[in-house]
Context: one part of a larger RNA
RNA sequence: UGCAAUCAGUGGAUGCCUUGGCAGUAAAAGCCGAAGAAGGACGUUUCAAGUCUGCGAAAGUUAUCGGGGAGGUGACAAGAACUUAUGAUCCGGUAGUGUCCGAAUGGGGAAACCUGACCAGAUUUAUCUGGUCGUUACGCGACGUAAGUCGUGUUUCGGGAACUGGGGGAACUGAAAUAUCUAAGUACCCCAAGGAAAAGAAAUCGAAUGAGAGCCCCUUAGUAAGCGACGAGCGAACAGGGGUGAGUCUAAACCAUCAAUUUAUUGGUGGGGUUGCAGGGCCAAACAUAACUUAACAUUUCUGCUAGAAGAACAACAUGGAAUAGUUGACCAUAGUGGGUGAGAGUCCCGUAUUCGAAAAUGGGAAUGUUAAAGUUUGGUACCUAAGUAAAUCUGGAGACGGCAAACUCUAGAUCGAAUCCGGGCCGACCACGGUCCAAGACUAAUUACUUUUACUGACCGAUAGUGAACUAGUACCGCGAGGGAAAGGUGAAAAGAAGGGUGAGUAGCCCUAUUAAAAGAUCCUGAAACUGAUUGCUA
Numbered sequence: 001u002g003c004a005a006u007c008a009g010u011g012g013a014u015g016c017c018u019u020g021g022c023a024g025u026a027a028a029a030g031c032c033g034a035a036g037a038a039g040g041a042c043g044u045u046u047c048a049a050g051u052c053u054g055c056g057a058a059a060g061u062u063a064u065c066g067g068g069g070a071g072g073u074g075a076c077a078a079g080a081a082c083u084u085a086u087g088a089u090c091c092g093g094u095a096g097u098g099u100c101c102g103a104a105u106g107g108g109g110a111a112a113c114c115u116g117a118c119c120a121g122a123u124u125u126a127u128c129u130g131g132u133c134g135u136u137a138c139g140c141g142a143c144g145u146a147a148g149u150c151g152u153g154u155u156u157c158g159g160g161a162a163c164u165g166g167g168g169g170a171a172c173u174g175a176a177a178u179a180u181c182u183a184a185g186u187a188c189c190c191c192a193a194g195g196a197a198a199a200g201a202a203a204u205c206g207a208a209u210g211a212g213a214g215c216c217c218c219u220u221a222g223u224a225a226g227c228g229a230c231g232a233g234c235g236a237a238c239a240g241g242g243g244u245g246a247g248u249c250u251a252a253a254c255c256a257u258c259a260a261u262u263u264a265u266u267g268g269u270g271g272g273g274u275u276g277c278a279g280g281g282c283c284a285a286a287c288a289u290a291a292c293u294u295a296a297c298a299u300u301u302c303u304g305c306u307a308g309a310a311g312a313a314c315a316a317c318a319u320g321g322a323a324u325a326g327u328u329g330a331c332c333a334u335a336g337u338g339g340g341u342g343a344g345a346g347u348c349c350c351g352u353a354u355u356c357g358a359a360a361a362u363g364g365g366a367a368u369g370u371u372a373a374a375g376u377u378u379g380g381u382a383c384c385u386a387a388g389u390a391a392a393u394c395u396g397g398a399g400a401c402g403g404c405a406a407a408c409u410c411u412a413g414a415u416c417g418a419a420u421c422c423g424g425g426c427c428g429a430c431c432a433c434g435g436u437c438c439a440a441g442a443c444u445a446a447u448u449a450c451u452u453u454u455a456c457u458g459a460c461c462g463a464u465a466g467u468g469a470a471c472u473a474g475u476a477c478c479g480c481g482a483g484g485g486a487a488a489g490g491u492g493a494a495a496a497g498a499a500g501g502g503u504g505a506g507u508a509g510c511c512c513u514a515u516u517a518a519a520a521g522a523u524c525c526u527g528a529a530a531c532u533g534a535u536u537g538c539u540a
Stems, first nucleotide, its partner, number of pairs: 002538008015525001016490002020461002022458009031159002039101003042056003046080002050076003062095006071083003106115003116133007134157001137154007163194001164192005174181001178229001204211002214244005226234002247443003250386001254271008276421001278385003281381007293373012306360001308356003314329004330347002332336001338350003392415008401428001423438005477484002497524001500512004
């Protein structure tokens, strides 16, 4: 030196644990903001330097109404000093206060700062206190020839994780290259809205003995549908089953009335009227005169939510540091979900089953009452029934359909351009017959999406996992910035957190003693391996 064994060190794997996450189910809730939001800055505790949290100069809080009943003065984080049965702390409802910045709004500005004007009040009067002074749109009024100005009333602005609608819109990639194609109308940007949004009461689908708004799910179906350098890939619909369920209002004809003027038209208001088996108006005739439904409001009543209350039943022996394990004998159970307690606890504690409970705010249901909302039939007439619209042509985009044999629907630009109920659209080129529906106006709950809260669940994770974050985490740190972004859990049942002594330069370390079940000794549960050392043996 090497090898081996043993004993240590280092290190933090493994095991066990969980304060934190992840994914769901059910129910409930869902916008905030000029009455100043979201988000911040600065302050604020009896003693108080910091971080978190709460709060706002009334500042770990104020008032009041309820609950509750012995401790309390938030956490890290002890102590002193206070407070509390004259009911504190704490929990819940309602109200108050709420500095400065921020849409930020008197003006300015390098956010949390600087600096004005006007009005009112005050016995601190060269001061103090309170208030007002932004902008957009619309209405009204005043002034003005007008543009406009001033006053006044309502209104707008900014924010929101995901979800929604709309306007724009990639590339990597795949096609084993690549251009059509794909990725994908995805990512991303912008606008807008809401608690949902969007869609929606057939100019629909279809071809049956037809169905009957829309939305969502299953299925049809990855289709003998189809599209496609017929490549890669893309990819329906009808019918069927289920969830929800709801239907309405205008324009016009015509009538009444008011007003304007260009004097035969236009406009306002009210009535009327709203459909396809066509309907409505107008004219004539006949019949009917209120049952039912819905909405708003009022009263009564029931039931939730936001604090809570009561709540059964076990002992001994023995082991142990400790009994909840063991043994023996009991008990409760509408309660043997769960958690805690010095080891596995129905009967120790908190709870649980069950029963009960609200001064105040608020949600839902029911009943009663009041108010409001709707005529039918026959005959005639031919007045009305949404126009630069429908359709067409050219160039694009979308609906599975790449322009294709390519209809139909929606849509951008351009050129054109009807009919008027004896009317019009559609039925996948086109024609006939037949069928079906009524465009060119508008509204519409629920079922659906997403999130939060409450309760519960998990062949979900268990500290390199699970959120990036179990800890001072979007922190430390990096970057001019947009932005990027960690590591880091565990003494013990209880601090009983090591009094005293020895050694030592020592407030280090070690030893004795003490605590403890054990030093498990704060670099603290367990404590693997790499790596390091000591001793012993073997070998040279």